[in-house]
Context: one part of a larger RNA
RNA sequence: UGACGGGGGCCCGCACAAGCGGUGGAGCAUGUGGUUUAAUUCGAAGCAACGCGAAGAACCUUACCUGGGUUUGACAUGCACGUGAAAGCCUUGUGAAAGCAGGGUCCUCCUUCGGGACACGUGCACAGGUGCUGCAUGGCUGUCGUCAGCUCGUGUCGUGAGAUGUUGGGUUAAGUCCCGCAACGAGCGCAACCCCUGCCCCGUGUUACUAACAGGUGAAGCUGAGGACUCUCGGGGGACUGCCGGCGUCAAGCCGGAGGAAGGUGGGGACGACGUCAAGUCAUCAUGGCCCUUAUGGGCAGGGCUACACACGUGCUACAAUGGCGAAUACAAAGGGUUGCCAACUCGCAAGAGUGAGCCAAUCCCAUAAAGCUCGUCGUAGUCCGGAUCGGAGUCUGCAACUCGACUCCGUGAAGUCGGAAUCGCUAGUAAUCGCGAAUCAGAAUGUCGCGGUGAAUACGUUCCCGGGUCUUGUACA
Numbered sequence: 001u002g003a004c005g006g007g008g009g010c011c012c013g014c015a016c017a018a019g020c021g022g023u024g025g026a027g028c029a030u031g032u033g034g035u036u037u038a039a040u041u042c043g044a045a046g047c048a049a050c051g052c053g054a055a056g057a058a059c060c061u062u063a064c065c066u067g068g069g070u071u072u073g074a075c076a077u078g079c080a081c082g083u084g085a086a087a088g089c090c091u092u093g094u095g096a097a098a099g100c101a102g103g104g105u106c107c108u109c110c111u112u113c114g115g116g117a118c119a120c121g122u123g124c125a126c127a128g129g130u131g132c133u134g135c136a137u138g139g140c141u142g143u144c145g146u147c148a149g150c151u152c153g154u155g156u157c158g159u160g161a162g163a164u165g166u167u168g169g170g171u172u173a174a175g176u177c178c179c180g181c182a183a184c185g186a187g188c189g190c191a192a193c194c195c196c197u198g199c200c201c202c203g204u205g206u207u208a209c210u211a212a213c214a215g216g217u218g219a220a221g222c223u224g225a226g227g228a229c230u231c232u233c234g235g236g237g238g239a240c241u242g243c244c245g246g247c248g249u250c251a252a253g254c255c256g257g258a259g260g261a262a263g264g265u266g267g268g269g270a271c272g273a274c275g276u277c278a279a280g281u282c283a284u285c286a287u288g289g290c291c292c293u294u295a296u297g298g299g300c301a302g303g304g305c306u307a308c309a310c311a312c313g314u315g316c317u318a319c320a321a322u323g324g325c326g327a328a329u330a331c332a333a334a335g336g337g338u339u340g341c342c343a344a345c346u347c348g349c350a351a352g353a354g355u356g357a358g359c360c361a362a363u364c365c366c367a368u369a370a371a372g373c374u375c376g377u378c379g380u381a382g383u384c385c386g387g388a389u390c391g392g393a394g395u396c397u398g399c400a401a402c403u404c405g406a407c408u409c410c411g412u413g414a415a416g417u418c419g420g421a422a423u424c425g426c427u428a429g430u431a432a433u434c435g436c437g438a439a440u441c442a443g444a445a446u447g448u449c450g451c452g453g454u455g456a457a458u459a460c461g462u463u464c465c466c467g468g469g470u471c472u473u474g475u476a477c478a
Base pairs, nucleotide, nucleotide: 001478002477003475004474005473007472008471009470010469011468012467013466015462016461019426020425021424022423023422026317027316028315029314030313031312032311033310034308035307042053043052064303065302066301067300070297073126077125078124079123080122081121082120083119084118088105089104090103091102092101093100094099108117109116110115128292129291131290132289133288137286138285139281140280141279142277144275149188150187151186152185153184154183155164156163157162168179169178170177194269195268196267197266199237200236201235202234203233205231209226210225213224214223215222240263243257244256245255246254247253319419323378324377325376326375327374329372335366336365337364340359341358345354346353347352385416390411391410392409393408394407395406396405432454433453434452435451436450437449438448
């Protein structure tokens, strides 16, 4: 100087407390461990691995296993020789395919006629490796932590390691600012500058809008028209403790008030200091070294990654009446669409099929939002709750749904009556609850990322648990 203490002081954080809803019990989905297996490819490991890499394993993917095959190779560059009826296209046999063995068609382009381009074959250099080492590395990332810290120059003090500044008194979300001070300044962080959102103004009016006028309908911005309103996307204004009162050291600031759409960082996002964990990744990529080279490379078929006594994590659906079912009826936002989204109509109980208009989209489509509201029914029952499992019949995607897809209909109707010890999230348009969309994607979400609808309770307080900041103290630790 640090680190540590079941030392002390001060101060923060959904850290506790106060509340609301869960997990832990059930069934299923999904990941992991374990076990099994020919293989169940590999990685991730307390927080910070476990719906993680994977924004999507039937084949492919695929790295694993088995089998049958290949060796200048699926791919790159160069050299030598050979071929030129190159390649390509069509096709026969065999085979699970890869391939192997043929048949047909096709006389390529440039030329200084030497040859060259291009392709194939043979040979040689070499290719290739998701093989090992993340403890050889780059890059990228997680984490403490959006915590308020981490340092430097000069000066001064100390023999020196170092100290000072950065400590102290206030204050702040903040090393934020003020005052004081052997310090005076500065840098990386904080904040601001950026984006979205909340109010207003100006411009812009089509595909958006419809107040007034006219037409028009079963209804309708449907039509003429309009530029007001909503909205679109450009520009600007607006919030600064600016104003008033009190407190405070006359300061920084704090408390209250006015005005205002908004008030003291308005709300949200992006943004992550010096560093820590030899943290993670050689399987995104790149890369040193090592290793393989008729195989640890490369191509193919089938299988596996989907196994199942069990254990754990994360979720979904429930156990019902603030509910289930039936009928009727409102109100979104944000997205996507030509290998696409698919209206209307017809058929089917339905998944869907047929036919077929529009739309490269503020125009058309996906697309009825759902919870809600109204009426009816059920009457506390393992039920008109719950839907697992299983049987049957189908639909769709796709070369192909046996291993191993999703969905529909009929039947079946399991566990489950609110969950032990323990444990998680959340402070406001939040939790809870309700639906909608997108990426990936032929098909395949209860996951992920977004969007809006409805919309709470509680916070006395900081003694305690956890994490952190700062000052100080002890130390046989570095």
Small-subunit ribosomal RNA, 3' major domain from an uncultured bacterium, 478 nucleotides, folded computationally. The coordinates come from a structure-prediction model, not an experiment, and the mean pLDDT is 86. RNAcentral holds the full RNA, with entries from ENA.